Model confidence (mean pLDDT): 76 of 100. TPP riboswitch aptamer (THI element) from an Actinomycetes bacterium, 98 nucleotides, folded computationally. The organism belongs to Actinomycetes, within Bacteria. Rfam family: TPP riboswitch aptamer (THI element). Rfam links the family to the GO term thiamine pyrophosphate binding.

């Protein structure tokens, strides 16, 4: 500076993509390179109704990139995983941010 919530435990929800190259052809292979918390399994990561984690629409639409990334839209769109403790909720104030 912000601040009504904060954190801890336990549950539980979810994603693993893009571009090059190999050759033994994997729809999760092996090797380099990208961008993110996380790039396929990790006592990890993120997130649980104050829900854009993540699915669906959608092999979507503009811009933008070698391509994903990103930016704006669809989005006031349909879904979507909770419980106990504890601290705090005084102009005094847990906590969070530079």
């Nucleotide at each position: 500076g912000c601040g009504a919530g904060u954190g801890a435990c336990g549950c539980a929800g979810g994603g693993u993509g893009c571009c090059c190259g190999a050759c033994g052809a994997g729809c999760u292979u092996c090797g380099g390179g990208c961008u993110g918390a996380g790039a396929g399994c990790a006592c990890a990561c993120c997130u649980g109704u104050u829900g854009a984690a993540c699915c669906u629409g959608a092999u979507c639409u503009a811009g933008g990139u070698c391509g994903u990334a990103c930016u704006a839209g669809c989005g006031a769109a349909g879904g979507g995983a909770c419980g106990u403790c504890a601290c705090a909720u005084g102009g005094c104030g847990a906590g969070c941010c530079a």